[in-house]
Context: one part of a larger RNA
Molecule: small-subunit ribosomal RNA, 3' major domain
Organism: uncultured bacterium
């Protein structure tokens, strides 16, 4: 000087309460432990590991395993020689290859290009070491802090400045003070979103189908919010408290943006790298099989147990986005998944596309059910070289546990929570219920800060 205290004093925060929905019990989808296996590749392990690196393991991915096979090597530079490359074809083989054949037999003006064959130097490692690193990451924490230069105290470590007295979301401000100033941090400045103005528009309106830019949208540019204005209190300050004016009021709302630093956090498996190891293998081609196992624990979810539901029928209103090896209307088949034919879009023009939840009317009547949809046959479409292991969808036929979950526990403070669907990357196709975003409908509650977690400031 930190730090820690079941020590004091303030003050913060879905941290507690006050409400609402949930996990814990079911069934299933995931991940993770364990076990098992020839292999179930690696890595993440309180908070901060576990629907997590993986925005997508049939094969490839793939690192694991069995077995087949190469040895300067699948890839890079240098040498030397041949001259094609490469392509058909025959045999074997799971393929990789490997052996044989004849046929074309180098391209280029050159430079040099490409293949092949020998040689060595090398390549080559998802092999250890994240406790040897660089780089990005996450946490404490968007918490209000951390310093620093002169000066002044102190023998020195230090200390003051940063503490106080009020106030702030805040080391925000204001006042006092042996300080007086400055730095990173806070805030602003950036982008989105709420208002209006102006411009300017082959989209959308009216539609005299050819004109208008009024409105709506887009897209640019500007104005607006500064406690500016009144009151009231406050130390005459900093502010707080009420009103007016206004689309919007006290940071209006969300992003994005994370000080010094900790935790030998995480990552050598993105990528880079030091040391060390391997070199006919721990490198490197291939085919199958594994990662998809399964007695069990745990996490995270989706589906439900009904009637504020369940089904048929018929009506209504979105945003974001994505489409030329793509998105695919109509039409026609088919109960359907899909198939056929086939217009438009290089996209504010054309398609994906139907929103769903509401609403109207009918029906079920409380029951393991017209609730629930888990498992199983059995017929079939799709993609893809192939769906046995190990794909996704449809139709029919079965119809399990489930009647609101013990101890514990988590999210949410408003367009939030619940609760409804849509879209999109990854992706031939998918195990997406996952994750990113978009919109529709739309609550309750918060008295306070004794006590529980976490955090800040002085002692």
């Nucleotide at each position: 000087u930190g730090a820690c205290g079941g020590g004091g004093a303030c003050c913060c925060g879905c941290a507690c309460a006050a409400g609402c929905g949930g996990u814990g019990g079911a069934g299933c989808a995931u991940g993770u432990g364990g076990u098992u296996u020839a292999a179930u590749u690696c890595g993440a392990u309180g908070c901060a590991a576990c629907g997590c690196g993986a925005a997508g393991a049939a094969c490839c991915u793939u690192a694991c395993c069995a077995g087949g096979g190469c040895u300067u090597g699948a890839c890079a530079u240098a040498c030397u020689g041949u001259g094609a490359a490469u392509c058909a074809c025959u045999a074997u083989g799971a393929a990789a290859a490997u052996a044989g054949c004849c046929g074309a037999g180098c391209c280029g003006a050159a430079a040099g290009g490409c293949a092949c064959a020998g040689a060595u130097a090398c390549a080559g490692g998802u092999g250890g070491u994240g406790c040897a690193u660089g780089g990005c990451u996450g946490u404490c924490g968007u918490c209000a802090g951390c310093u620093c230069g002169u000066g002044u105290c102190g023998u020195g470590a230090g200390a003051u400045g940063u503490u106080g007295g009020g106030u702030u979301a805040a080391g925000u401000c204001c006042c006092g003070c042996a300080a007086c100033g400055a730095g990173c941090g806070c805030a602003a400045c950036c982008c989105u979103u709420a208002u209006c103005c102006u411009c300017a528009g082959u989209u959308a309106c009216c539609u005299u189908u050819u004109a208008g830019g009024a409105a709506c949208c887009u897209g640019a540019g500007g104005a607006g919010a500064c406690u500016g204005c009144c009151g009231g209190u406050g130390u005459u300050a900093a502010g707080c408290c009420g009103g007016a004016g206004g689309a919007a009021g006290g940071u209006g709302a969300g992003g994005a943006c994370g000080a010094c630093g900790u935790c030998a956090a995480g990552u050598c498996a993105u990528c880079a790298u030091g040391c060390c190891c391997c070199u006919u293998a721990u490198g490197c081609c291939c085919u199958g099989g594994g990662c998809u196992a399964c007695u069990c624990a745990c996490g995270u979810g989706c589906u439900a147990c009904a009637a504020u539901g369940g089904a048929u029928a018929g009506g209504a209103c979105a945003a974001u986005g994505g489409g030329a090896u793509g998105c695919c209307a109509c039409c026609c088949u088919g109960c359907g998944a899909a198939g056929g034919c086939g217009a438009g879009c290089u996209a504010a023009c054309c398609c994906c596309a139907a929103a769903a939840a509401c609403c109207u009317a009918u029906u079920c009547u409380u029951a393991g059910u017209u609730c629930g949809g888990a498992u199983u046959g059995u017929a079939g479409g799709c993609u893809g070289c192939a769906a046995c292991u190990c794909g996704c969808c449809u139709a029919c036929a079965u119809g399990a546990a489930g009647c609101u979950g013990g101890a514990a526990u988590c999210g949410c403070u408003a367009g939030u929570a619940a609760u409804c669907g849509c879209u999109g990357g990854u992706c031939a196709g998918c195990u997406a219920u996952a994750c990113a975003g978009c919109g529709g409908u739309g609550a309750a509650u918060a008295c306070g800060u004794u006590a529980u977690c976490g955090g800040g400031u002085c002692u």